Model confidence (mean pLDDT): 76 of 100. A computed fold for a 355-nucleotide RNA from Kineobactrum salinum, annotated as Bacterial RNase P class A.

[in-house]
RNA sequence: CGAGUCGGUCAGGCGAUCGCUCCCGGCCCUUGGGCCGGGGAGGAAAGUCCGGGCUCCACAGGGCAGGGUGCCAGGUAACGCCUGGGGGGCGCGAGCCUACGGAAAGUGCAACAGAAAGUAUACCGCCCGACCGCUCCCGAGUGGUCGGGUAAGGGUGAAAUGGUGCGGUAAGAGCGCACCGCGCGGCUGGUAACAGGCGCGGCGAUGGUAAACCCCACUCGGAGCAAGACCAAAUAGGAAUCCUUGUACUGCGGCCCGCAGUGGAUUCGGGUAGGUCGCUACAGGCAGGCGGCGACGCCUGUCGCAGAUGAAUGAUCGUCCACGACAGAACCCGGCUUACCGACCGACUCAAUUU
Numbered sequence: 001c002g003a004g005u006c007g008g009u010c011a012g013g014c015g016a017u018c019g020c021u022c023c024c025g026g027c028c029c030u031u032g033g034g035c036c037g038g039g040g041a042g043g044a045a046a047g048u049c050c051g052g053g054c055u056c057c058a059c060a061g062g063g064c065a066g067g068g069u070g071c072c073a074g075g076u077a078a079c080g081c082c083u084g085g086g087g088g089g090c091g092c093g094a095g096c097c098u099a100c101g102g103a104a105a106g107u108g109c110a111a112c113a114g115a116a117a118g119u120a121u122a123c124c125g126c127c128c129g130a131c132c133g134c135u136c137c138c139g140a141g142u143g144g145u146c147g148g149g150u151a152a153g154g155g156u157g158a159a160a161u162g163g164u165g166c167g168g169u170a171a172g173a174g175c176g177c178a179c180c181g182c183g184c185g186g187c188u189g190g191u192a193a194c195a196g197g198c199g200c201g202g203c204g205a206u207g208g209u210a211a212a213c214c215c216c217a218c219u220c221g222g223a224g225c226a227a228g229a230c231c232a233a234a235u236a237g238g239a240a241u242c243c244u245u246g247u248a249c250u251g252c253g254g255c256c257c258g259c260a261g262u263g264g265a266u267u268c269g270g271g272u273a274g275g276u277c278g279c280u281a282c283a284g285g286c287a288g289g290c291g292g293c294g295a296c297g298c299c300u301g302u303c304g305c306a307g308a309u310g311a312a313u314g315a316u317c318g319u320c321c322a323c324g325a326c327a328g329a330a331c332c333c334g335g336c337u338u339a340c341c342g343a344c345c346g347a348c349u350c351a352a353u354u355u
Stems, first nucleotide, its partner, number of pairs: 002350009012320007020040002024037006042326001046337002049335005054224004066220005071085005086100001087098004101215002106213002108209002123154002125150012162180006181203001182201004187196003228277004238268006248262005282304001284303008321324001
């Protein structure tokens, strides 16, 4: 200097003017205004995909069904998140990705191609034998048919019944051997996943597929702040008691009987409008120290950082530059995912050159 990897920070700045909100403090008039001061969106406030707090409902215990998770260990309030590690894959590398339990319990599936897609099988080929034909140097070569052997080679496929090599054979074949793979059993290291090494087994045992059914292990009650709690109006409406009216009136009915209703007061509970709480102080931010590889935990100090409920956080002007992206709280928090103009900082890798 070029190309990259990982982690982090910021998200136009400054000034002036006019507004918005009233959660906060003070003052003045007084029940709501005015003035002064102060606070007033994000790294994702988003998607609402996981997990938890909180609230109400349900719930003896256990099981079934259903959902979720799925290498190991740890962190955490918890998680499908994070950290560290193991296996596998990619990259020269820094690093990145990984849904990574079980296919010797059962069921299913595999289009097309192909002989055959799992009770294996044989299209071409290769080899042996018999018969028929042709050639000639007369016991060999070659063509065809039939019978058998074979799975080395070719061909099909995403995938072909362990792989490579040597031996072996008529040709072949774990048929034999070595190494690799696979299975079984010890040993060593590691908390473990796992790794290493030893011995045994020729391996038609046990092909693939479980984000196919399924099996195994662990785990999960439901709904959500419009949760929910409190106060509580009327010419609304309910219940009880007392008083009053009245051999009244109204309704049912042709009429009688009958039944129901009609006034006032007190008390009680429910509950609509409306209001209050829930509501933001916290699994909180920052700094330092200690423990830990780390996620994280503990201690000390310090800071106060939106809280609306028709719902505020804006506009204009000036100026500077690198010309400004994605986007806007609504109970809260931890994650994940997605969107995003750019700028800066730190650690590291590769290549070239110079010293």